[in-house]
């Protein structure tokens, strides 16, 4: 990097350095000099894999611990983008696609 599978209206921020961008892309709409991105420290959340504990006798499943590998800590993946249905002023619902994360594979 590609492929497969699973998940997504839950949850969780302070300080230091820094100095203008950020929210993947496009459009919208937001955040930001009352300090963006990035880096560091400490803290937190609990999704996936591992470990451990408990329950149903095993298996399997469920619940938990935050120990370990990762991930995450504005707004539903911020909303939409393609197709279909309902309503038709705005809109609502379902599915797909794209993107994100984990696990496995090449």
């Nucleotide at each position: 990097u590609u492929c497969u599978u699973a998940u997504g209206a839950u949850g969780a921020g302070a300080g230091g350095c820094g100095g203008a961008g950020g929210g993947a892309c496009u459009g919208g709409c937001c955040c930001u000099u009352u300090g963006a991105a990035g880096c560091c420290u400490c803290g937190g959340c609990a999704g996936c894999g591992g470990a451990c504990u408990c329950a149903u006798g095993c298996a399997a499943u469920g619940a938990g611990u935050a120990c370990u590998g990762u991930g995450c800590c504005a707004a539903u993946u911020c909303c939409a983008g393609c197709a279909g249905g309902c309503a038709u002023u705005u809109g609502c619902c379902u599915g797909a696609g794209a993107g994100a994360u984990a696990a496995g594979a090449a």